NadA riboswitch from an Acidobacteriaceae bacterium, 65 nucleotides, folded computationally. Rfam family: nadA riboswitch. Rfam classes the family as a small RNA. For this family Rfam cites "Structural distinctions between NAD+ riboswitch domains 1 and 2 determine differential folding and ligand binding" (Chen et al., Nucleic Acids Res, 2020). Its mean pLDDT, the model's own confidence on a scale to 100, is 82.

RNA sequence: GGCUACAACAUCCCCGCUGGUUGGGCGCGCCGAUCGAAAAAAGCGCGCAGUGAAUCAGCUGAGCC
Numbered sequence: 001g002g003c004u005a006c007a008a009c010a011u012c013c014c015c016g017c018u019g020g021u022u023g024g025g026c027g028c029g030c031c032g033a034u035c036g037a038a039a040a041a042a043g044c045g046c047g048c049a050g051u052g053a054a055u056c057a058g059c060u061g062a063g064c065c
Stems, first nucleotide, its partner, number of pairs: 001065004006061002013052001014050001016059007023051001025048006
């Protein structure tokens, strides 16, 4: 340097770290929405998180070459 359907370390098991992409969950807003009041689904946007979903890049450690 390359490869790995490798992750020992973990207050049951699983889970190495960081940052993306897609999808899911929850919350809020917009929209829906009308003469006034009330008002749902769908859609869009923003936010939250051990998102027990997939995937990409880099890094740590391990094994092999």